Background:
The RNA shown here (SAM riboswitch aptamer (S box leader)) has 96 nucleotides and comes from a Saprospiraceae bacterium. Of the family's consensus pairs, 97% are formed in the model. The sequence was found by an Rfam model in a public genome assembly. NCBI's taxonomy places the organism under Bacteria, Pseudomonadati, Saprospiria, Saprospirales, Saprospiraceae.
RNA sequence: AUCUUAUCAAGAAAGGUGGAGGGGAAGGCCCAUUGAAACCUUAGCAACCCUUAUAUUUAAGAAGGUGCUAAUUCCUGCAGUCAUGCGAGAUAAGUC
Numbered sequence: 001a002u003c004u005u006a007u008c009a010a011g012a013a014a015g016g017u018g019g020a021g022g023g024g025a026a027g028g029c030c031c032a033u034u035g036a037a038a039c040c041u042u043a044g045c046a047a048c049c050c051u052u053a054u055a056u057u058u059a060a061g062a063a064g065g066u067g068c069u070a071a072u073u074c075c076u077g078c079a080g081u082c083a084u085g086c087g088a089g090a091u092a093a094g095u096c
Base pairs, nucleotide, nucleotide: 003094004093005092006091007090008089013042014041015040016039017038021031022030023029026076027075028074043069044068045067048065049064050061051060052059053058073088077086078085079084
């Protein structure tokens, strides 16, 4: 990087280094010298893989692999009978 499936209104941050950007793109609207990105340490959230029991679906858990810890995926696009569906993106598991 390709494709498939599932989820995305909940949840969870402090310190050190650093020193101006960041929130995917565009527009908007925000965050940021009362310290952005990035890296490190420790902590936490969640429960996809996972573990245990059940016995095939549910319950409990968190050792390990990921992920995440401002704002609904921060808001938006397309269709619509306004319920929702599709698309785009992110993450996970599998796949080429």